[in-house]
RNA sequence: CAUAUUCUUUGGGGCGAGGUGGAAUUCCUCACCGGCAGUAUAGUCUGCGAAGACGGCGUUUUUAUCAAAGGCGUCGUCCCGAAUCGGCGCAAUUCCGAUACCGACGGUAGAUAGUCCGGAUGGGAAAAGGCGGAG
Numbered sequence: 001c002a003u004a005u006u007c008u009u010u011g012g013g014g015c016g017a018g019g020u021g022g023a024a025u026u027c028c029u030c031a032c033c034g035g036c037a038g039u040a041u042a043g044u045c046u047g048c049g050a051a052g053a054c055g056g057c058g059u060u061u062u063u064a065u066c067a068a069a070g071g072c073g074u075c076g077u078c079c080c081g082a083a084u085c086g087g088c089g090c091a092a093u094u095c096c097g098a099u100a101c102c103g104a105c106g107g108u109a110g111a112u113a114g115u116c117c118g119g120a121u122g123g124g125a126a127a128a129g130g131c132g133g134a135g
Base pairs, nucleotide, nucleotide: 001135006130007129008128009127010126016030017029018028019027032114033103034102035048036047037046038045043101044100052078053077054076055075056074057073058072059071060070061069062068083099084098085097086096087095105118106117107116
């Protein structure tokens, strides 16, 4: 110096105005928001994370026992939205200009949620810092 190891910390934003209505931050018009890594700077490229589905295993609750069902944990598989045109440039679906588009599950007063409430004081891609073996 530093790549094994290990510890600590950090690690997701957004409904403001008007309209209709008995009722909407959920509908309509305008508005607002954009995780991590890579790459010429990215919500729309490539890959990852979260969420969701199914299955295996473990554990637990109900039960006298078995079975079965549910909860929790873990592993595997699947699933996983959306952009074009022009300009500058060696290089940009990333910058600049213009016009578009997308957004899990459950809940809600009969009215429908990217933005409210909940799982979640959770999980997490990863980032920073400390310790530090071999070399």